The part of an RNA shown here (small-subunit ribosomal RNA, central domain) has 348 nucleotides and comes from an uncultured prokaryote.
Its mean pLDDT, the model's own confidence on a scale to 100, is 84.
[in-house]
Context: one part of a larger RNA
């Protein structure tokens, strides 16, 4: 390279978007690049099979058929595949009628706790711990009351519940927006599925400007513990964590399970397992999402099982013993930290 794989063994890209490319619903005439037949020339010689023969046999060497991946013309054929051209509605969009959501953005508010700080009121401890101690307190703390200021984060509802493409989303109110799901089948006619590159989005932590700064709190100081404690426990504490404009671009970015179609047994029945949500309520229940059990099947087991890891098809990523190693190195991308490609030699 084929083969055979990508929950857990080595391996699904973090996540949308889309460029090229691949692959694509029903159905009609034509068309003849692919595809299929016949016909024709070419395919040198050797070489290769197979028959006959010469060295004593074999190697080897002559003769003859055959084979030869395929290719060019020409003739036909029209299912498929494709072109051109025309129709269709079941894919897909698109309008109608509602509708449920912590989707996003923006600019307001509001309470509770926590800290300062002014002040009444008291007068000797507080405060932490296993137990001390550090700290803090007669310059009056803790405690308790009123007052003012600040700055982050939204108890309780809250849920094996909802949204969002994933990163993620929770006071309350209001502007602006994105998406989904139901109806009813109004319009368009294939407009679709994937996507190599590429563009955006992207937890934390870090980085720059520039502001904020209550609580927590790497680094650091001090206490204690211990043989030692560069940790755990205690009192303190800067970065940061918050905000605005820019970078990074990575994580157990996991459901460790790429994305679409289509097909395969059900159960939860008492109060349809939960949220949506049609017909006027109800019964019953299409749809659409989101758990939990469970048959074929499947799988090495564990398990998964209409939300498959089951059966198929399209398409992109990936992997090929461990180790060295995500390391050198080239390139590229960053302000840097570093990311992204990515090996070899030795080794068992």
């Nucleotide at each position: 390279c084929u083969g055979g794989g990508c929950u857990u063994a080595a391996a699904g890209g973090g996540u949308c978007c889309g460029u090229a490319g691949g692959c694509g619903g029903c159905u009609u005439u034509g068309c003849a690049a692919g595809u299929c037949a016949g016909g024709u020339g070419u395919g040198a010689a050797a070489u290769u099979u197979c028959c006959c023969g010469g060295c004593u046999c074999a190697a080897c060497c002559g003769g003859g058929a055959a084979a030869c991946a395929g290719c060019g013309c020409u003739u036909g054929a029209a299912a498929c595949c494709g072109g051109c051209a025309g129709g269709c509605u079941u894919g897909a969009g698109u309008a109608u009628c509602c509708u449920a959501g912590g989707g996003g953005u923006g600019a307001g508010c509001g309470g509770a706790a926590c800290u300062g700080c002014c002040a009444g009121u008291g007068g000797a401890g507080c405060g932490g711990u296993g137990a001390a101690a550090u700290g803090u307190g007669u310059u009056g703390a803790u405690a308790u009351u009123g007052g003012c200021a600040g700055g982050a984060a939204c108890a309780c509802c809250g849920g094996c519940g909802g949204c969002g493409a994933a990163a993620g989303c929770g006071a309350c109110a209001c502007a602006c927006u994105g998406g989904g799901u139901c109806u009813u089948u109004u319009c368009u006619g294939a407009c679709g599925c994937u996507g190599a590159g590429g563009u955006a989005c992207g937890a934390a932590a870090g980085c720059u400007a520039g502001g904020g700064g209550a609580g927590c709190g790497a680094a650091c100081g001090g206490g204690a513990u211990u043989a030692g404690a560069u940790a755990c426990c205690c009192c303190g504490g800067u970065a940061g964590u918050c905000c605005u404009g820019g970078c990074u671009g990575u994580a157990a970015a996991c459901g460790u399970u790429g994305a679409g179609c289509a097909c395969u047994a059900g159960u939860u029945g008492g109060g349809a397992g939960g949220g949506a949500g049609u017909u006027c309520g109800c019964u019953c229940c299409a749809u659409c999402c989101u758990g939990a059990c469970g048959c074929a099947g499947c799988g090495a087991a564990a398990g998964c099982a209409u939300u498959a890891a089951g059966u198929g098809c399209u398409c992109c990523g990936c992997c090929u013993g461990g180790g060295g190693a995500g390391u050198a190195u080239g390139g590229u991308c960053g302000c840097a930290a570093g990311g992204c490609u990515g090996a070899a030699a030795c080794u068992c």